The part of an RNA shown here (small-subunit ribosomal RNA, central domain) has 348 nucleotides and comes from an uncultured prokaryote.
Context: one part of a larger RNA
RNA sequence: CUGGGCGUAAAGGGUCCGUAGGUUGUUUUGUAAGUUGGCUGUGAAAGCCCCGGGCUCAACCUGGGAUGGUCAGUCAAAACUGCAAGACUAGAGUAUAGUAGAGGGGUGUGGAAUUUCCGGUGUAGCGGUCAAAAUGCGUAGAGAUCGGAAGGAACACCAGUGGCGAAGGCGGCACCCUGGACUGAUACUGACACUGAGGUACGAAAGCGUGGGGAGCAAACAGGAUUAGAUACCCUGGUAGUCCACGCCGUAAACGAUGUCAACUAGCCGUUGGGAGGAUCGCCUCUUGGGGCGCAGCUAACGCGGUAAGUUGACCGCCUGGGGAGUACGGCCGCAAGGUUAAAACUC
Numbered sequence: 001c002u003g004g005g006c007g008u009a010a011a012g013g014g015u016c017c018g019u020a021g022g023u024u025g026u027u028u029u030g031u032a033a034g035u036u037g038g039c040u041g042u043g044a045a046a047g048c049c050c051c052g053g054g055c056u057c058a059a060c061c062u063g064g065g066a067u068g069g070u071c072a073g074u075c076a077a078a079a080c081u082g083c084a085a086g087a088c089u090a091g092a093g094u095a096u097a098g099u100a101g102a103g104g105g106g107u108g109u110g111g112a113a114u115u116u117c118c119g120g121u122g123u124a125g126c127g128g129u130c131a132a133a134a135u136g137c138g139u140a141g142a143g144a145u146c147g148g149a150a151g152g153a154a155c156a157c158c159a160g161u162g163g164c165g166a167a168g169g170c171g172g173c174a175c176c177c178u179g180g181a182c183u184g185a186u187a188c189u190g191a192c193a194c195u196g197a198g199g200u201a202c203g204a205a206a207g208c209g210u211g212g213g214g215a216g217c218a219a220a221c222a223g224g225a226u227u228a229g230a231u232a233c234c235c236u237g238g239u240a241g242u243c244c245a246c247g248c249c250g251u252a253a254a255c256g257a258u259g260u261c262a263a264c265u266a267g268c269c270g271u272u273g274g275g276a277g278g279a280u281c282g283c284c285u286c287u288u289g290g291g292g293c294g295c296a297g298c299u300a301a302c303g304c305g306g307u308a309a310g311u312u313g314a315c316c317g318c319c320u321g322g323g324g325a326g327u328a329c330g331g332c333c334g335c336a337a338g339g340u341u342a343a344a345a346c347u348c
Base pairs, nucleotide, nucleotide: 004319005318006317007302008301012316014202015201017199021195022194023193025088026087027086028085029084030083031082033081034080035077036076037075038074039073040072041071042069049065050064051063052062053061054060091192092189093188094187095186096184097183098182099181103178104177105176106175107174108173109172110155115150116149117148118147119146120145121144125137126136163170164169207248208247209246210245211244212243216242217241221237222236223235224234259315260314261313262312263311264310267293268292269291272289273288274287275286276285277284278283297304298303321348322347323346330341331340332339333338
C1' cells in the first nucleotide's frame, strides 16, 4: 500500500449551504503532459540467484551469465485521461401560466376552559384517595349557583399509517412580508454538474445573562399519608422554570438507530395528498410525493425489497475486543453549566 465493514453485533457526522480537493454528459479538430511501443545511454565492484572451475569436501576463493528503474534522452502511436479551440441538448438552470400545503417571520383578533377578584342567592360543609385518611380551605360565610371584571397560557371538534419543511420542527382565525416543492406548454442558457476536508449558518428540551410577564402546571422545598424505614410512588401547598424580547449554550434514543447524488432491476393493493390528459361522469392512462404486501436478489438471522438493507458508479464521514473512558492532560469554544478534539498505565 492492498484487502473487511457501518438498520439491530464496533461503526452514518443532528441538518443544510459551500471553499480547497476528488469525480464529471454527447460530439469534432488539434496537442502530446499522463499512457503505450521501439532504439540508445546508464543502473560501479562485491553480495544475492543460475551455470562452471580451484583448495581431498565444505566454508572460502574464482570465471561467466542473469536480475535490478515511477531513470534520462530520442523516435513513433493517438484509443483512453489531461490540455486548447469549437459545436450540441438528454444533466443542471432561467423565463412564463397555474396548484396544494400546521413551511418561516411580523401585526392584529376570537371563543371555550382553568385561576383570582367584586356583587347577588344560599348554608355547613368542601377538598382529597385504588381504598381510606390527614395536612389544607370554610360560620371573618367556603363549596354550589347566577352576573360582572382581570390576566396569562394553550388552541377541543375539523384531524387522517393527512400535509409542509434540510433537519430541529410546524396546528384557532384574518392580514402583511417571505422560502421551497409540484404540474402544463413553449422559449432560452449551453455542462453552468455531483460530492464536499476545513469553514459559515440553522439546530428539541433543559440550562445561563439582562429586562418584562406569571393563569395553569411544576424540579427544588414544606407539610400530610404509606412504610420496618420512605430523603419515593399517593395527597395538600409551592419557588425557579414553562411564556415574551434580545443575547448565549450547541447537546438528544437530534432515530428510518439506515450519509448525499445518479443510473438500472417482477408484480399487486389502498386510492392516500398534488397535478395533467383521454373519456365523459361511477372509469382509464401518465407524472410527483407518501403508505402497505410481495418476486428475484441480499441478509448471521430478524427482515429489506423501485422510498432497497438488490445491482453499480461518484464523493464525504465513521469502526477495529470489554473495562479504564467519551475520562485525564493539553488545545479551542463558553458568563457558567459544560461542549469539542482525545489518550495511556493498569486490568479481564
Overview: The coordinates come from a structure-prediction model, not an experiment, and the mean pLDDT is 84.